[in-house]
Molecule: SAH (S-adenosyl-L-homocysteine) riboswitch aptamer
Organism: Gammaproteobacteria bacterium
């Protein structure tokens, strides 16, 4: 640090459709379909690179409407 997987980030209804992934076309690169946890955190397992190192912390976000729930504050 990256792949894969797990869980977390109050809950839903209703829309729009960018990437991805499925289809069909095509030398096209565009059409249909699905689509607002694809983001951030821990935690496993696997590879790969660093450091040898004490202390703090316990989250910060998530397109456009509306609904509830939980806290706190003002009237």
């Nucleotide at each position: 640090u990256u792949g894969u997987u797990u869980g977390a980030g109050g809950a839903g209804c209703g829309u729009u459709g960018c990437g991805a992934u499925g289809g069909g076309a095509c030398u096209a690169a565009c059409c249909c379909a699905c689509c607002a946890g694809g983001c951030u955190c821990a935690g496993a397992c696997a590879a790969a690179c660093c450091a040898c190192u004490u202390u703090u912390g316990c989250a910060a976000c998530g397109g456009c409407g509306c609904u509830c729930g939980c806290u706190u504050g003002a009237u």